Molecule: Bacterial RNase P class A
Organism: Desulfobacula sp.
RNA sequence: CUGACCAGGAAAAACGAUCGCUGGGUUUUAAACCUGGAGGAAAGUCCGAACACCAAAGGACAGGACGCUCCAUAACGUGGAGUCACGGUGACGUGAAGGAAAGUGCAACAGAGAGUAGACCGCCCGGAUUGGAAUCCGAUCCGGGUAAGGGUGAAACGGUGCGGUAAGAGCGCACCAGUUUUCCAGGUGACUGGAAAAGCUUGGUAAACCCCGUCCGGUGCAAGACCAAAUAGGAAAACAAUUGAGGGCUGUCCGUCCGAUGUUUUCGGGUAGGUCGCAUGAGGUGUGCGGCAACGUACAUCCCAGAUGAAUGAUCGUUGAUCUGGCUUUUGGUAACAAGAGCCGGGUAACAGAAUUCGGCUUAUCAACUGGUCAGGCCG
Numbered sequence: 001c002u003g004a005c006c007a008g009g010a011a012a013a014a015c016g017a018u019c020g021c022u023g024g025g026u027u028u029u030a031a032a033c034c035u036g037g038a039g040g041a042a043a044g045u046c047c048g049a050a051c052a053c054c055a056a057a058g059g060a061c062a063g064g065a066c067g068c069u070c071c072a073u074a075a076c077g078u079g080g081a082g083u084c085a086c087g088g089u090g091a092c093g094u095g096a097a098g099g100a101a102a103g104u105g106c107a108a109c110a111g112a113g114a115g116u117a118g119a120c121c122g123c124c125c126g127g128a129u130u131g132g133a134a135u136c137c138g139a140u141c142c143g144g145g146u147a148a149g150g151g152u153g154a155a156a157c158g159g160u161g162c163g164g165u166a167a168g169a170g171c172g173c174a175c176c177a178g179u180u181u182u183c184c185a186g187g188u189g190a191c192u193g194g195a196a197a198a199g200c201u202u203g204g205u206a207a208a209c210c211c212c213g214u215c216c217g218g219u220g221c222a223a224g225a226c227c228a229a230a231u232a233g234g235a236a237a238a239c240a241a242u243u244g245a246g247g248g249c250u251g252u253c254c255g256u257c258c259g260a261u262g263u264u265u266u267c268g269g270g271u272a273g274g275u276c277g278c279a280u281g282a283g284g285u286g287u288g289c290g291g292c293a294a295c296g297u298a299c300a301u302c303c304c305a306g307a308u309g310a311a312u313g314a315u316c317g318u319u320g321a322u323c324u325g326g327c328u329u330u331u332g333g334u335a336a337c338a339a340g341a342g343c344c345g346g347g348u349a350a351c352a353g354a355a356u357u358c359g360g361c362u363u364a365u366c367a368a369c370u371g372g373u374c375a376g377g378c379c380g
Stems, first nucleotide, its partner, number of pairs: 001376008013319007021037006039351001043362002046360005051220004058254004063216005068082005083097001084095004098211002103209002105205002120150002122146011158176006177201002179198008224276004234267006246258004283302008321348012
């Protein structure tokens, strides 16, 4: 100097003027004054909860989610730190990371055979026939042995070498790889390193069904509570009356509760207005301590939107951020060139709007900034 990787914060504004909307407060209540007023994602509605109601509760099945270890959290399918695997020269990145010897399934074509497999070409032994001069060399057929050599394939039931055999084969041995078992050391642990024994050689796939382990009530602020008003405390049907009709508890069952001028269903009528819920919180900020970190804790300090057809805005000026053109100028340098300052002009400014609240995840997005790391080139 170039390229690459990671983390953090940030959000194109600041100030002033004029006009406008709105929450709260004061007040002389028409109005005036003071003060507050949209994001990092407010988006998606994907997870988790707080809160409210289902009167209060339980068990089983079904269903769903997660799935290496430890930690954090109100909780989570989230986060932090690690282990292992894969990718990358590397800094780093990604992981739907339990089980294939419980069972079932799937893998085109080629190939003898694709997981208790398999004989196409071969190799060996025996028999029959036959060609050549021959006890030797060959050809054809039949029977038996073999899976080391060749071939097919992405992949062929461990690899290399030696011995052995009629020819071969972990058949045996040496070394290597894998698996199982035992022991030692380190680590909370996942796991890592090492030693020994056993010829044991037991493919892939579970983001296929499945098995195993852990966890899980439902509905949702259009939840829910209160006030006021109005209508027709209307009509019909069915079942039933404590030996329980019907209904509630997500789906099913058990169980349990409500229930008798009862319960359910159908038709019809009225109202749909107002108040609360509504923002003080698992809250923000600063500092100290603990911790690698996520985070926790102590003290201090702050109140930072609450609309309801839905407020939080518009215009102008100056300055600022950044890109670019021209001119002037400073420093380094022989020069080329590099870095900086000033003036004038032009351009750019994204994704996007709260509606019960909070913790995450995912998606969209602009100009610049800060810190650290890796690789390559050049100079000293």